[in-house]
RNA sequence: AGAGUUUGAUUCUGGCUCAGAACGAACGCUGGCGGCGUGGAUAAGACAUGCAAGUCGAACGAAACACUUUGCGUAGCAAUAUGUAAGGUGUUAAGUGGCGAAAGGGUGCGUAACACGUAGCUAUCUACCUUCAAAUGGGGGAUAACGCCGAGAAAUCGGUGCUAAUACCGCAUGUGACUGAAAAGUUAAAACUGGGGAUCGUAAGACCUGGUGUUUGAAGAUGAGGCUGCGGCCUAUCAGGUAGUUGGCGGGGUAAUGGCCCACCAAGCCUAAGACGGGUAGCUGGUCUGAGAGGACGACCAGCCACACUGGAACUGAGACACGGUCCAGACACCUACGGGUGGCAGCAGUCGAGGAUUUUUCUCAAUGGGGGAAACCCUGAAGGAGCGACGCCGCGUGAGGGAUGAAGGUCUUCGGAUCGUAAACCUCUGUCAUCUGGGAACAAUGCUGUUCACCUAAUACGUGAACAGUUGAUAGUACCGGAAGAGGAAGCAGUGGCUAACUCUGUGCCAGCAGCCGCGGUAAUACAGAGACUGCAAGCGUUGUUCGGAUUCAUUGGGCGUAAAGGGUCCGCAGGCGGUCGGUUAAGUCGGAUGUGAAAUCUCACAGCCUAACUGUGAUAGGUCAUUCGAAACUAGCCGGCUAGAGGAGUGGAGAGGAGAUUGGAAUUGCUGGUGUAGCAGUGAAAUGCGUAGAUAUCAGCAAGAACACCGGUGGCGAAGGCGAAUCUCUGGACACUUCCUGACGCUCAGGGACGAAAGCCAGGGGAGCAAACGGGAUUAGAUACCCCGGUAGUCCUGGCCCUAAACGGUGCUUACUUGGUGUGCGGGGAGUCGACCCCCUGCGUGCCGAAGCUAACGCGAUAAGUAAGCCGCCUGGGAAGUACGACCGCAAGGUUAAAACUCAAAGAAAUUGACGGGGGCCCGCACAAGCGGUGGAGCAUGUGGCUUAAUUCGAUGCAACGCGAAGAACCUUACCUGGCCUUGACAUCUAUCACGAAAAUCGGUGAAAGCCGGUGACGGCCCGAAAGGGUGCAGGGGAUAGACAGGUGCUGCAUGGUUGUCGUCAGCUCGUGUCGUGAGAUGUUGGCUUAAGUGCCGCAACGAGCGCAACCCUUGUGUUUAGUUGCCUACGCAAGUAGGAUCUCUAAACAGACUGCCUCGCUUUAAACGAGGAGGAAGGUGGGGAUGACGUCAAAUCAGUAUGGCCCUUACGGCCAGGGCUGCACACGUGCUACAAUGCUCGGUACAGAGGGAUGCAAGACCGCGAGGUGGAGCAAAUCCCAGAAAACCGAGCCCAGUUCGGAUUGGAGGCUGCAACUCGCCUCCAUGAAGCCGGAAUCGCUAGUAAUGGCGUAUCAGCUACGACGCCGUGAAUACGUUCCCGGGCCUUGUACACACCGCCCGUCACAUCAUGGAAGCGGUCUGCACCCGAAGUCACCGUGUUAACCGCAAGGAGACAGGCGCCGAAGGUAUGGAUCGUGACUGGGAUGAAGUCGUAACAAGGUAGCCGUAGGGGAACCUGCGGCUG
Repeated sequence: AGAGUUUGAUUCUGGCUCAGAACGAACGCUGGCGGCGUGGAUAAGACAUGCAAGUCGAACGAAACACUUUGCGUAGCAAUAUGUAAGGUGUUAAGUGGCGAAAGGGUGCGUAACACGUAGCUAUCUACCUUCAAAUGGGGGAUAACGCCGAGAAAUCGGUGCUAAUACCGCAUGUGACUGAAAAGUUAAAACUGGGGAUCGUAAGACCUGGUGUUUGAAGAUGAGGCUGCGGCCUAUCAGGUAGUUGGCGGGGUAAUGGCCCACCAAGCCUAAGACGGGUAGCUGGUCUGAGAGGACGACCAGCCACACUGGAACUGAGACACGGUCCAGACACCUACGGGUGGCAGCAGUCGAGGAUUUUUCUCAAUGGGGGAAACCCUGAAGGAGCGACGCCGCGUGAGGGAUGAAGGUCUUCGGAUCGUAAACCUCUGUCAUCUGGGAACAAUGCUGUUCACCUAAUACGUGAACAGUUGAUAGUACCGGAAGAGGAAGCAGUGGCUAACUCUGUGCCAGCAGCCGCGGUAAUACAGAGACUGCAAGCGUUGUUCGGAUUCAUUGGGCGUAAAGGGUCCGCAGGCGGUCGGUUAAGUCGGAUGUGAAAUCUCACAGCCUAACUGUGAUAGGUCAUUCGAAACUAGCCGGCUAGAGGAGUGGAGAGGAGAUUGGAAUUGCUGGUGUAGCAGUGAAAUGCGUAGAUAUCAGCAAGAACACCGGUGGCGAAGGCGAAUCUCUGGACACUUCCUGACGCUCAGGGACGAAAGCCAGGGGAGCAAACGGGAUUAGAUACCCCGGUAGUCCUGGCCCUAAACGGUGCUUACUUGGUGUGCGGGGAGUCGACCCCCUGCGUGCCGAAGCUAACGCGAUAAGUAAGCCGCCUGGGAAGUACGACCGCAAGGUUAAAACUCAAAGAAAUUGACGGGGGCCCGCACAAGCGGUGGAGCAUGUGGCUUAAUUCGAUGCAACGCGAAGAACCUUACCUGGCCUUGACAUCUAUCACGAAAAUCGGUGAAAGCCGGUGACGGCCCGAAAGGGUGCAGGGGAUAGACAGGUGCUGCAUGGUUGUCGUCAGCUCGUGUCGUGAGAUGUUGGCUUAAGUGCCGCAACGAGCGCAACCCUUGUGUUUAGUUGCCUACGCAAGUAGGAUCUCUAAACAGACUGCCUCGCUUUAAACGAGGAGGAAGGUGGGGAUGACGUCAAAUCAGUAUGGCCCUUACGGCCAGGGCUGCACACGUGCUACAAUGCUCGGUACAGAGGGAUGCAAGACCGCGAGGUGGAGCAAAUCCCAGAAAACCGAGCCCAGUUCGGAUUGGAGGCUGCAACUCGCCUCCAUGAAGCCGGAAUCGCUAGUAAUGGCGUAUCAGCUACGACGCCGUGAAUACGUUCCCGGGCCUUGUACACACCGCCCGUCACAUCAUGGAAGCGGUCUGCACCCGAAGUCACCGUGUUAACCGCAAGGAGACAGGCGCCGAAGGUAUGGAUCGUGACUGGGAUGAAGUCGUAACAAGGUAGCCGUAGGGGAACCUGCGGCUG
């Protein structure tokens, strides 16, 4: 710091997603050790059990126990024991009393508030603590405990009697305090304890001396109360709120100010700078993130606040309206003898519950701190520790070095190897952690005890202080240290398609699954699952959730609004914001200094302490929109005074569809009346409905009515916009120019507000000619609720009132200033000039076009900015849902304005690019049409296909570009199919092991349909020995058997492939290098003009060149020359076979020549060129004819069955062999052909002329036989020699005479021939007989432009034969027509539109049907919160009453004062009644929405989308939509 994702590609806009960091986390897999942290985020849900606040005997009385002293009694000789009384000491601790319990600890419910933060203020209080001043005198009456009696289950309570105090109450005193102007008045206390020489006292004690306490004050410190400025959440779909409300006077109350409370008076107070209401929330220091500004959060730690089962209330007290206090009400739970009681873990542990989820019912007061105490000491779930949890951060370890045969094994493999991998084994070491064993801390200071010293004192007591010694450790036998043994006990998790580091195999086969986004998976998945390998991190690793970041994606830093989302329809204008120029002044903003404060912790920096780090300590910085104060005065602001350049006024003038009202006019339309006149008119693509013989249309005259104003008329004018168009008059608004006289900043913009606002629509009243939603009819159509036609009502018009929306658009808010130019136009002014003008020049305000700089994603804008700047307003933040729902306001209604969410998608979009497409345009070509000739489609047959059938009818080819195609030959074979019979290392290849070598080949026999099976006879060769015979051997050859590797497969995939082929198309195209242009995709070149068969050529040109194609080169044919001359040719001879001679001609076959627009004329465009038209010459003339030759590419086109080949599948079978059958099957449909339908013909007879081929398992002559197919026979020929081989049509002659025929030949019967092992299924040919359909073919459709079509025959391949009428070739005869490019089809180039890019066989809209999801409405139902009114009214404070009760004080007494019980009143929680509001849930039914695989109906939109589309409005219609009116061009 960025990346992925919209497209065929591009740039932009814009959303979504990812990489980072963090966490009080949770979940999955895994888990060695330690340090430091941290751990109920949910149910402020409910809680068993234990503990968390006590302490003081030096405040007090009693009691108990222990010890002890004394007296007495008893027992005893006594010691002693025991009892009792009084006293002492110690312990215990129920009660009175004091202090504490308001701290500490927990939680975050409530709270939007002076609650918090920050900075100030004071009408206040403050126990304990510190300092200072003064005092502490003298009395009194009770009461708990306790005893007795009583009630109760208990909790607890009542009566009575005794008693103490630092408990309680008077009196005295008054430093002081309070009140008061003063005089004066009022007002306090409590004691406890240590020690003691002299003196007094029987004693107690007095007395002296310390300490503690108490009282009254004054200060301090600490803490608290109160007030104020400023700061920090969302919501306007909450806009008005408020009666103690705002203020005053007087009171009450409080520690204290104050409507805090009360009486009276006044009517205020808050609010758009957001009151009031609703929602949410403890606040802060800080934490996380971020470059920062910011954003989110507020665990742990620290400060403040609030709360303590829920609600209310006070008491006590220095302090509470009190977590472990009280009272009341409520809910819940527990105990109960049913009468009544008790309780409050949001303290520490712990339990249940809910939850994804959060620990031990631990140790100790040793330390730190707190309470009490004089102290010892006691208490302390504060705290210090330990335990549990990888929850987090940090540290350590799981070994180190050597070690190649690169072991085994795994994985992959091209089978060679590669990799895991120095990894392991093995060798040499080390010993952290863990284990065992031994030692063993710091944190400890106090306090207490003892000794000594100092101070105090009369004192060596007491007390205080210092030094020394002793004593005190939960953690803990822990940290740490030493020793021992042994590599021994210690590695996982996630990922590996891109983003994003890391790749292969196997399995699976749109299944199973993955996925953060894009997306993977339909048989070769680096994306699923497993494995191996690799990558990342590591005692952790991933996932999920959340926050910030990336996101400049709410933009202060730091965005936008012509077309992407976004300028309000327009103007006026209050508040607000901003504001010309000069001077003075103030100092609010602003700037600077100083002071105070901004707690600590945190962050940053430095240093230091634990071995290091985390962690911790010390120090220093830093942090504010803060406060106070001192200064500065440029700018902004306030105030004062000027100015005229902004703005306004005045005067003069012309222009204008500016507005309103009144009046007038002509043309046209329609109607009516009358005349003339006759059969049509009208309308359309064509028609029909309609009108017309009752006289239309047409035409003439007249009349009536309403609406609109031709020409002028113009990117002309006016207006703020909407909008405004005949003329005249009246009233009236604005702009502009000139003059430069006046005012003196009076200005700009504008939330709310006000006014205006096309068309349609609404209300009321008129009007109504034409037009025309709706509606009726006619057409069109599959349908036609439309487009077209005939009619036609609202409406359109006027008056008055509403509505308030438009593509209300320049899709561009208003104002001001500045910034090169050119050229039109409207209205002014001026100059020059003229007799006067035009022309010309300057200038102002409008309105257009083109363009510079600049801007823009591009298109484009460009002084009328979308440039450069300033001010103000409005608006935007992904698409859909939706401008919709709900609410509110407005409206008569239609509806308008304001305006969401759930859910869903990964896009939606803008501009431009290249293609493709268009029922867009232009140019051009092609047997594309047209003009012609002949066919097909009808018949019969042949052949191929589909379908059907079948055991099988093997397979493939399927629009053009499958269908006489693969197949240039299916009776067996072929053959792949079916049935049956057989074989299993196999019909074929290579190798290995074992066995045998008279077993193999060959031959014979049996069986059988054959294959096969069974059996018999039966042979070589190598090496060694040997003369040979023969023997040996089985290593190698050869064959055999068995076994194993393997063979084999026309089995699948042509969508895994190679190769080959078809097609567009023999169409003229397809590209590249460099340069240039463009941000880029791309463009240019290749476009343009002319031309061509051609991107063929020329010219021009930011292009210049080049490549593949075109053309040419090649073959053939047409002419000639030269050469050559057999088998060919010519001549002669010969009956012929043939022979001899020749090289003119034909022919043959080799090399050349020839044609290139070379020459002439004209045209195109002015010339030249290219080119075109014509001509000459020439065998041939404009690529002479034909062939071969097929660019980049398209169709996942065809072929795994021609061969090759990856993968998959079969292996006694999907392989192999054999026999028979099938591929030939037949209701039918289609393609391609043949033969015909006849006289341009048929039949018969005669007669003429080819070319190109083939021939040895061959072609076969002459001859003979047969009607013939053919047979016999065999000359000749490996072929310019011989043969196939008679060419046929044509021509000559004859017959037929228009007929289903002397046309036509199917079909069938019979008889034959040939091939072949074999013609039944299932061959061809011949002869005789038979003699079907058919008389020129519907819609439709094919071929062909010259030696072509048409027509006639001939040959060849395949092949035993043949289905050939097919295919491929050859020659003979030999036409017609083309005006032309409007149309059909195909193609090329340019251009245009596009919402298409799988590219129009595209895309895409709406209803309906089904399923799922979220949501609105809804009779209601239920919950929560809340307002108002009223009822009831606990506890309790306060006020009043207080006849009852009553120790202290007063009084001699009666009695009084005071207090209490009790009563009453105000207020008052919970509860209740009635009625509203808000919000949430649910709800029969219902509305639309979204999504879903291939559902139904249509075809609305995108091309002129086939009626241009869209906006507003109104009506109509299954639906998209259609129509009317007005508007826009997107």